[in-house]
Context: one part of a larger RNA
């Protein structure tokens, strides 16, 4: 090209925004480029194919037919698709009241606790473990009282909750700032949807400057256990974990499920909103949106399980797979200061 595929066999980029391409509501005119029909011209002979015929047969040769699915003129049809040029509101998005929230970022301030220092009370032990020992202590430890110092994280609220694209986010407070979500009507009128390439975001750990450093803690030391013990314990401890600017670009970055639309039983909970009905009021019943969870028809599935938030039936697009192993590795481009990322093979063997 083409086939079947991606929860858990190989397979959904870590997330988004989006130019190009691809796809694109509802109607109405025009056109006629695609598309469809009719004619014509060509489409070489050879091969393939059908019927014949000749070498004793066959291969092989050789008469006709058909075919050669293509192309080009031409003539016509207007359903569809393009393409113009017009309307529409059911997609999309403004406006206009409300509400939820740990959504970002900046500043400021809180009480609890760890250590530490300083005094005071006090005496011999603490600390640790299966059991010790290292280690701390009569130079006064621990313990306790009191005031100080610094960081660093926010107990209960807390939740199967909330918010955010993801990564993630959590004590109060004030500033700026994104966005969801409902209502009821108004306006704009297809402005959409995915998205290669590009761009921005991205947990820890790591790097590079300058700060800072309570607590924990890679490395290291020491004490134990062990044949050993470069482990797991224990006693310490230094980057590192905080800040603040620039880097790095990865994860089992998981729902191991891409987005985004339509359609296809129900029942239980829950979290925000809106409507009704009842009630004095707390509240209750019910409808209805958007999430969040659990159960389960139909039908999927290898099965396990999914099950209106599908992994069910459909479409539109993008990514990706194509036997282990060699290997996400080597060579080669890019990126990076660096550790490295990213893109990516083959020899050989099963």
């Nucleotide at each position: 090209c083409u086939g079947g595929g991606c929860g858990u066999a190989a397979a959904g980029c870590g997330u988004g925004c989006g130019c190009a391409g691809g796809c694109g509501g509802u109607u109405g005119u025009g056109u006629a480029a695609g598309a469809c029909a009719g004619g014509u011209g060509u489409g070489a002979a050879a091969u393939c194919c059908c019927c014949g015929g000749g070498c004793u047969u066959a291969a092989c040769c050789u008469g006709g037919g058909a075919a050669c699915u293509g192309c080009g003129c031409u003539u016509g049809u207007g359903a569809c698709u393009g393409c113009a040029c017009g309307a529409c509101u059911a997609g999309a998005g403004u406006g206009c009241g409300g509400c939820a929230g740990a959504g970002g970022g900046g500043g400021g301030u809180g009480g609890a606790a760890u250590u530490c220092c300083a005094c005071g009370u006090g005496u011999a032990g603490c600390a640790g473990u299966g059991a010790a020992a290292u280690g701390c202590g009569u130079a006064g430890a621990g313990a306790u009282g009191u005031g100080g110092a610094g960081g660093a994280a926010c107990a209960c609220c807390g939740a199967u909750g909330g918010c955010g694209a993801a990564g993630g986010c959590a004590g109060c407070c004030c500033c700026c700032u994104g966005g969801g979500u409902u209502g009821a009507c108004a306006c704009u009128g297809a402005c959409g949807c995915u998205c290669a390439u590009g761009c921005a975001c991205g947990a820890a750990a790591g790097c590079g400057u300058g700060g800072g450093g309570a607590g924990c803690a890679a490395a290291c030391a020491g004490g134990a256990u062990u044949a050993g013990a470069u482990a797991c314990c224990c006693u310490g401890g230094u980057a590192g974990u905080c800040c603040a600017c620039g880097c790095c670009c990865u994860a089992a970055a998981c729902g191991a499920u891409g987005c985004c639309a339509a359609c296809u039983a129900g029942g239980u909970g829950u979290u925000g909103g809106g409507g009704a009905a009842g009630g004095a009021g707390a509240c209750u019943u019910u409808c209805u949106u958007a999430g969040u969870a659990c159960c389960g028809u139909a039908g999927c599935u290898a099965a396990c399980g999914c099950g209106u938030g599908a992994a069910g039936u459909u479409g539109g697009c993008c990514g990706c797979c194509u036997g282990g192993g060699g290997a996400g590795u080597a060579c080669g481009g890019u990126c990076g200061c660096a550790a490295g990322a990213u893109u990516a093979a083959a020899a050989c063997u099963c």
The part of an RNA shown here (small-subunit ribosomal RNA, central domain) has 350 nucleotides and comes from an uncultured bacterium. Its Rfam family is "Bacterial small subunit ribosomal RNA". Rfam links the family to the GO terms structural constituent of ribosome and ribosome. Its mean pLDDT, the model's own confidence on a scale to 100, is 90.